[in-house]
């Protein structure tokens, strides 16, 4: 270093849910819980496809990274 997650140690994230005198028209998102899972479930929506969503006459310029994908990278193994 390319690989690679059998078993060990230290950590970290949080799906549905539920509350909100929070933002948004909406998807969806903040924030307490909460624990389905995740070896990148870190990070990007200004490479790109896929998908939601429609305040509109139409239509993404909206969202989603926990649907592909790019990038960086922590232990172990090797």
């Nucleotide at each position: 270093u390319a690989a690679u997650g059998u078993a060990a140690a230290a950590a970290g994230c949080a799906a549905a849910c539920c509350a909100u005198u929070c933002g948004g028209a909406a998807a969806c998102g903040g924030u307490g819980g909460g624990a389905c899972g995740c070896a990148a479930a870190a990070c990007u929506a200004a490479a790109g496809g896929g998908c939601c969503u429609a305040u509109u006459a139409a239509g993404a310029u909206g969202g989603u990274a926990g649907c592909c994908a790019g990038u960086u990278g922590c232990c172990g193994u090797g």